[in-house]
RNA sequence: CGCUAGGCGGGGAGCUAGCGGUUCCCUGUAUCCGCAAUCCGCUACAGCGGGGCUGAACUCCGUCUCGAGGAGGUAGCAGUCGAGGUAGGGCUCGCGUUCGAGAGCGACGACGGCCAGGUUCCGCGCGAUGGGAGACCGUGAACCGCGUCAGGUCCGGGAGGAAGCAGCGCUAAGCGGAGCCUCCCAGGCGCCGUGGAGCAGCCUGGCCCGAGCGAUCGACGUAGGCACCGCCACGGCUUCGCCGACGACGGACGGUGCG
Repeated sequence: CGCUAGGCGGGGAGCUAGCGGUUCCCUGUAUCCGCAAUCCGCUACAGCGGGGCUGAACUCCGUCUCGAGGAGGUAGCAGUCGAGGUAGGGCUCGCGUUCGAGAGCGACGACGGCCAGGUUCCGCGCGAUGGGAGACCGUGAACCGCGUCAGGUCCGGGAGGAAGCAGCGCUAAGCGGAGCCUCCCAGGCGCCGUGGAGCAGCCUGGCCCGAGCGAUCGACGUAGGCACCGCCACGGCUUCGCCGACGACGGACGGUGCG
RNA backbone atom coordinates (compact mmCIF):
# COMPACT_ATOMS: atom_id res chain seq x y z
C1' C A 1 0.00 0.00 0.00
C1' G A 2 -3.95 -3.61 -1.19
C1' C A 3 -7.27 -6.98 1.25
C1' U A 4 -9.98 -10.11 5.02
C1' A A 5 -12.35 -11.41 9.96
C1' G A 6 -14.74 -7.88 12.65
C1' G A 7 -17.26 -3.16 13.44
C1' C A 8 -20.81 1.01 12.30
C1' G A 9 -24.31 0.82 19.48
C1' G A 10 -25.46 -1.61 24.08
C1' G A 11 -28.64 -2.95 28.24
C1' G A 12 -33.32 -3.80 31.37
C1' A A 13 -38.61 -4.95 31.16
C1' G A 14 -42.10 -7.43 28.18
C1' C A 15 -43.14 -11.30 24.49
C1' U A 16 -41.14 -16.31 23.50
C1' A A 17 -39.79 -23.27 24.27
C1' G A 18 -35.57 -20.17 23.38
C1' C A 19 -32.80 -16.16 20.60
C1' G A 20 -33.00 -11.45 18.04
C1' G A 21 -36.19 -7.45 16.26
C1' U A 22 -40.66 -4.26 16.23
C1' U A 23 -43.02 -1.76 21.68
C1' C A 24 -41.80 0.80 26.75
C1' C A 25 -37.66 2.44 29.76
C1' C A 26 -32.18 3.40 30.84
C1' U A 27 -27.58 4.73 28.73
C1' G A 28 -26.00 8.80 25.46
C1' U A 29 -24.91 10.01 19.73
C1' A A 30 -24.34 5.76 17.24
C1' U A 31 -24.63 3.92 8.54
C1' C A 32 -29.20 3.82 4.94
C1' C A 33 -33.74 1.20 3.02
C1' G A 34 -37.71 -2.81 3.48
C1' C A 35 -40.46 -6.34 7.14
C1' A A 36 -43.30 -6.94 12.13
C1' A A 37 -48.31 -7.51 18.14
C1' U A 38 -54.99 -11.36 16.55
C1' C A 39 -46.59 -10.14 15.59
C1' C A 40 -41.95 -10.59 12.17
C1' G A 41 -37.41 -13.32 11.35
C1' C A 42 -34.64 -17.26 13.10
C1' U A 43 -32.76 -22.26 16.08
C1' A A 44 -27.66 -22.44 20.08
C1' C A 45 -22.60 -19.60 14.79
C1' A A 46 -30.26 -18.20 16.93
C1' G A 47 -33.33 -11.24 13.18
C1' C A 48 -33.85 -11.81 7.66
C1' G A 49 -33.08 -9.34 2.72
C1' G A 50 -30.64 -5.32 -0.15
C1' G A 51 -26.96 -1.15 -0.39
C1' G A 52 -22.94 2.13 1.86
C1' C A 53 -18.65 3.32 5.03
C1' U A 54 -14.62 1.60 7.95
C1' G A 55 -11.04 -1.98 8.94
C1' A A 56 -6.25 -4.90 12.36
C1' A A 57 -6.79 -0.83 16.47
C1' C A 58 -8.90 5.52 20.15
C1' U A 59 -12.28 2.04 17.04
C1' C A 60 -12.53 -5.29 16.92
C1' C A 61 -12.34 -9.44 20.90
C1' G A 62 -11.63 -11.28 26.13
C1' U A 63 -11.06 -10.75 31.60
C1' C A 64 -11.46 -7.68 35.87
C1' U A 65 -13.56 -3.22 37.86
C1' C A 66 -17.34 0.79 38.34
C1' G A 67 -22.72 0.64 38.91
C1' A A 68 -27.11 4.63 35.63
C1' G A 69 -31.37 1.75 35.37
C1' G A 70 -35.48 -1.57 35.38
C1' A A 71 -37.39 -6.20 37.24
C1' G A 72 -37.66 -9.76 41.55
C1' G A 73 -37.42 -10.65 46.88
C1' U A 74 -37.74 -8.78 52.09
C1' A A 75 -41.07 -5.95 55.36
C1' G A 76 -36.43 -3.01 59.16
C1' C A 77 -37.94 2.57 60.00
C1' A A 78 -42.00 5.24 58.13
C1' G A 79 -46.54 6.45 55.40
C1' U A 80 -51.33 5.03 53.74
C1' C A 81 -55.79 2.02 53.22
C1' G A 82 -59.10 -1.90 55.09
C1' A A 83 -61.26 -4.79 58.84
C1' G A 84 -61.21 -6.08 64.25
C1' G A 85 -60.34 -5.13 69.43
C1' U A 86 -59.52 -1.75 73.67
C1' A A 87 -63.12 2.96 77.10
C1' G A 88 -56.61 5.72 78.39
C1' G A 89 -57.87 10.83 76.19
C1' G A 90 -62.19 13.18 73.92
C1' C A 91 -67.51 13.61 73.25
C1' U A 92 -72.27 12.25 75.22
C1' C A 93 -76.31 10.62 78.80
C1' G A 94 -77.80 9.45 83.83
C1' C A 95 -77.16 8.96 89.25
C1' G A 96 -75.14 10.81 94.33
C1' U A 97 -77.31 11.42 102.64
C1' U A 98 -70.38 14.39 98.74
C1' C A 99 -67.78 19.33 97.96
C1' G A 100 -67.60 24.16 95.67
C1' A A 101 -69.25 28.47 92.53
C1' G A 102 -73.81 30.81 91.56
C1' A A 103 -78.18 34.78 88.66
C1' G A 104 -82.25 35.08 91.55
C1' C A 105 -86.02 34.07 95.64
C1' G A 106 -86.68 34.45 101.15
C1' A A 107 -88.53 37.52 108.36
C1' C A 108 -93.72 41.57 103.35
C1' G A 109 -91.93 34.28 105.98
C1' A A 110 -87.83 30.14 102.40
C1' C A 111 -87.98 24.65 102.91
C1' G A 112 -91.34 21.40 105.16
C1' G A 113 -96.29 19.99 107.13
C1' C A 114 -101.85 20.28 107.35
C1' C A 115 -106.65 21.89 105.21
C1' A A 116 -109.89 23.73 101.29
C1' G A 117 -110.75 24.84 96.25
C1' G A 118 -109.15 24.38 91.14
C1' U A 119 -106.75 21.56 87.34
C1' U A 120 -108.86 15.48 85.53
C1' C A 121 -113.34 12.13 84.66
C1' C A 122 -118.87 10.98 84.74
C1' G A 123 -124.13 12.58 85.15
C1' C A 124 -127.98 16.42 85.31
C1' G A 125 -129.48 21.46 84.51
C1' C A 126 -129.03 26.43 82.41
C1' G A 127 -127.38 29.55 78.55
C1' A A 128 -125.66 30.27 73.69
C1' U A 129 -125.34 28.30 68.67
C1' G A 130 -127.33 25.45 64.52
C1' G A 131 -131.49 22.69 62.34
C1' G A 132 -136.81 21.45 62.16
C1' A A 133 -142.02 22.13 63.41
C1' G A 134 -145.99 25.23 65.33
C1' A A 135 -147.75 30.07 65.96
C1' C A 136 -147.35 35.11 63.10
C1' C A 137 -147.39 38.30 58.30
C1' G A 138 -148.07 38.34 53.00
C1' U A 139 -149.55 35.62 48.84
C1' G A 140 -152.36 31.69 47.15
C1' A A 141 -157.98 27.70 43.27
C1' A A 142 -160.40 29.15 34.80
C1' C A 143 -163.95 24.28 36.26
C1' C A 144 -163.29 19.69 39.81
C1' G A 145 -162.99 24.91 47.58
C1' C A 146 -166.49 28.17 50.73
C1' G A 147 -169.64 32.66 51.04
C1' U A 148 -172.27 36.44 48.28
C1' C A 149 -173.69 35.94 43.47
C1' A A 150 -174.99 41.60 38.73
C1' G A 151 -176.28 39.78 33.90
C1' G A 152 -178.11 35.60 31.73
C1' U A 153 -180.41 30.36 32.45
C1' C A 154 -184.11 26.76 34.49
C1' C A 155 -189.04 25.41 37.18
C1' G A 156 -193.89 27.75 38.24
C1' G A 157 -200.44 30.64 36.01
C1' G A 158 -198.63 33.58 39.87
C1' A A 159 -196.57 34.32 44.61
C1' G A 160 -192.13 32.45 44.54
C1' G A 161 -188.17 28.88 44.08
C1' A A 162 -183.42 26.44 42.09
C1' A A 163 -178.56 25.77 39.98
C1' G A 164 -174.79 29.12 39.13
C1' C A 165 -170.35 31.95 35.37
C1' A A 166 -167.66 36.65 35.82
C1' G A 167 -166.72 40.02 39.86
C1' C A 168 -165.91 40.76 45.07
C1' G A 169 -164.69 38.58 49.89
C1' C A 170 -162.46 34.32 52.46
C1' U A 171 -159.52 30.02 52.72
C1' A A 172 -156.62 24.62 51.78
C1' A A 173 -152.16 22.52 50.10
C1' G A 174 -148.18 25.23 48.52
C1' C A 175 -144.79 29.48 48.10
C1' G A 176 -142.33 33.68 50.36
C1' G A 177 -141.06 36.63 54.74
C1' A A 178 -139.94 37.72 59.75
C1' G A 179 -137.13 36.29 63.31
C1' C A 180 -140.39 37.96 68.84
C1' C A 181 -142.94 33.55 71.26
C1' U A 182 -143.81 27.80 72.09
C1' C A 183 -142.09 22.74 71.31
C1' C A 184 -138.53 18.94 69.40
C1' C A 185 -133.48 17.49 67.91
C1' A A 186 -127.92 18.05 67.71
C1' G A 187 -122.84 18.69 69.58
C1' G A 188 -114.54 19.65 68.48
C1' C A 189 -119.98 25.67 72.29
C1' G A 190 -119.50 27.91 77.84
C1' C A 191 -113.93 32.43 83.04
C1' C A 192 -122.25 29.22 83.93
C1' G A 193 -124.82 26.25 87.94
C1' U A 194 -125.23 21.56 90.49
C1' G A 195 -124.35 16.22 92.19
C1' G A 196 -120.67 12.42 92.28
C1' A A 197 -115.78 10.04 91.36
C1' G A 198 -110.68 10.95 91.70
C1' C A 199 -106.79 13.58 94.11
C1' A A 200 -99.68 11.63 92.33
C1' G A 201 -97.94 16.29 90.61
C1' C A 202 -98.96 21.41 89.69
C1' C A 203 -101.80 26.20 90.66
C1' U A 204 -104.66 29.48 94.19
C1' G A 205 -106.03 30.62 99.19
C1' G A 206 -105.75 29.82 104.58
C1' C A 207 -103.16 27.93 108.99
C1' C A 208 -98.59 25.82 111.64
C1' C A 209 -93.24 26.11 111.80
C1' G A 210 -89.01 29.55 111.67
C1' A A 211 -84.08 29.97 107.76
C1' G A 212 -83.11 28.60 104.27
C1' C A 213 -84.32 27.62 98.89
C1' G A 214 -82.11 27.78 94.30
C1' A A 215 -82.09 27.62 87.55
C1' U A 216 -77.27 26.64 85.95
C1' C A 217 -71.95 25.41 86.09
C1' G A 218 -67.60 22.92 88.01
C1' A A 219 -64.92 19.06 91.11
C1' C A 220 -65.04 14.05 92.96
C1' G A 221 -67.21 9.17 92.86
C1' U A 222 -70.13 5.82 89.99
C1' A A 223 -73.44 3.10 85.99
C1' G A 224 -73.84 3.21 80.59
C1' G A 225 -73.16 4.86 75.15
C1' C A 226 -69.98 6.58 70.69
C1' A A 227 -64.07 3.99 67.94
C1' C A 228 -62.79 10.85 66.67
C1' C A 229 -57.49 10.57 68.87
C1' G A 230 -54.21 7.13 71.30
C1' C A 231 -52.92 1.96 72.06
C1' C A 232 -53.00 -3.60 70.62
C1' A A 233 -52.77 -7.41 67.07
C1' C A 234 -53.97 -8.67 61.57
C1' G A 235 -54.05 -7.95 56.19
C1' G A 236 -53.12 -5.00 51.36
C1' C A 237 -50.16 -1.18 48.89
C1' U A 238 -45.98 2.23 48.87
C1' U A 239 -41.29 5.95 49.60
C1' C A 240 -36.59 4.98 51.83
C1' G A 241 -33.45 0.95 53.36
C1' C A 242 -31.56 -4.05 52.74
C1' C A 243 -30.69 -8.87 49.69
C1' G A 244 -29.07 -11.73 45.56
C1' A A 245 -29.06 -11.84 40.13
C1' C A 246 -29.00 -8.74 35.26
C1' G A 247 -26.46 -4.66 33.76
C1' A A 248 -25.63 0.61 29.91
C1' C A 249 -21.79 4.47 30.00
C1' G A 250 -16.80 4.78 31.90
C1' G A 251 -11.82 2.70 33.71
C1' A A 252 -7.60 -1.01 33.87
C1' C A 253 -5.04 -5.15 31.77
C1' G A 254 -4.45 -8.51 27.91
C1' G A 255 -5.50 -10.66 22.92
C1' U A 256 -6.33 -10.71 17.21
C1' G A 257 -4.73 -11.62 10.74
C1' C A 258 -3.30 -12.44 4.93
C1' G A 259 -0.42 -10.76 0.69